Predicted 3D model of a 317-nucleotide part of an RNA (large-subunit ribosomal RNA, domain IV) from Nephromyces sp. ex Molgula occidentalis. RNAcentral holds the full RNA, with entries from ENA.
[in-house]
Context: one part of a larger RNA
RNA sequence: CUAUCUCUAAGGAACUCGGCAAAUUAAUCCUGUAACUUCGGAAGAAAGGAGACCUUUUAUUUUAAAGGUUAUAAAAUAGGCCUGAGCGACUGUUUAUCAAAAACACAGGUCUCCGCUAAGUUGAAAAACAAUGUAAGGAGGCUGACGCCUGCCCAGUGCCGGUAGGUUAUCUAAAAAGGAUAUUAAUUCUUUUUUUAAGCCCCGGUAAACGGCGGCUGUACCUAUAACGGUCCUAAGGUAGCGAAAUUCCUUGUCGGGUAAGUUCCGACCCGCACGAAAGGCGUAACGACUUGGGCACUGUCUUUGAGAUAGACUCG
Numbered sequence: 001c002u003a004u005c006u007c008u009a010a011g012g013a014a015c016u017c018g019g020c021a022a023a024u025u026a027a028u029c030c031u032g033u034a035a036c037u038u039c040g041g042a043a044g045a046a047a048g049g050a051g052a053c054c055u056u057u058u059a060u061u062u063u064a065a066a067g068g069u070u071a072u073a074a075a076a077u078a079g080g081c082c083u084g085a086g087c088g089a090c091u092g093u094u095u096a097u098c099a100a101a102a103a104c105a106c107a108g109g110u111c112u113c114c115g116c117u118a119a120g121u122u123g124a125a126a127a128a129c130a131a132u133g134u135a136a137g138g139a140g141g142c143u144g145a146c147g148c149c150u151g152c153c154c155a156g157u158g159c160c161g162g163u164a165g166g167u168u169a170u171c172u173a174a175a176a177a178g179g180a181u182a183u184u185a186a187u188u189c190u191u192u193u194u195u196u197a198a199g200c201c202c203c204g205g206u207a208a209a210c211g212g213c214g215g216c217u218g219u220a221c222c223u224a225u226a227a228c229g230g231u232c233c234u235a236a237g238g239u240a241g242c243g244a245a246a247u248u249c250c251u252u253g254u255c256g257g258g259u260a261a262g263u264u265c266c267g268a269c270c271c272g273c274a275c276g277a278a279a280g281g282c283g284u285a286a287c288g289a290c291u292u293g294g295g296c297a298c299u300g301u302c303u304u305u306g307a308g309a310u311a312g313a314c315u316c317g
Stems, first nucleotide, its partner, number of pairs: 001312007010303002014301001019298001028050004036041001038145001052069006080296007087288002092104002108143007120129003146283004151213003156210002158206005165201003173194006214232005241275001242272001253269005
């Protein structure tokens, strides 16, 4: 010096991207316990206290009182806590071998298909699963507990329904013309016309289907702003709620709080570069080896090191 440990005066996060690591706490019993809440919880909240062994008395199964001894739960094992916010409701699952999460799943919600020789899936097929099931069932898509809700647009694309008309292939049927043959007939070939399906055009519906949800401009008795008006375009012009957000470029936006000092954090504001309602919107108790801000306790993280133990390294052999 390296690894694993034990101590370290005074201070106590000044360390650092960040309390990473370490320390604190710890089991049992007795008290006591807030906001909030889906009334179950939160909760071991927090906070406070007790003890071993021996003797005497009491009780007789535990206990209580007094005195004494010591290393004080008398070994080991053995929660640090509080608080603000985000995301995901939760328990669960995942990148075997750099990611455990806010990703996946989930109960619940909703849409679509399927009447049984079911739809769907596998298979050139036979057949099998679905299912020894039968719509309170099966399959597929989206959303994701719960609470309050889920706005407008069917012009485009898709899907569903309709079928009067238009368009359209092969076959069949009918008719006409032409060619081949010396010629006729038949056959065949070519061309044209008529008849003829789904589809497409067309008509309607459908957004918890794919998706979409505007410009310019004038105006109020300070200024500023514009409830109000004009105009253009559109299928319709973003409703409720939220908003510098896991979304805000400008941006360390502005104001307030917290600090002596705060690009982070919390509460507001709203010119939302480029939120927005099941690719769900906004809340939410409980939960989380999640992310982030603050505090108490605690400590060699640090001021700032030092000492020791064991095993290496090192020296000699």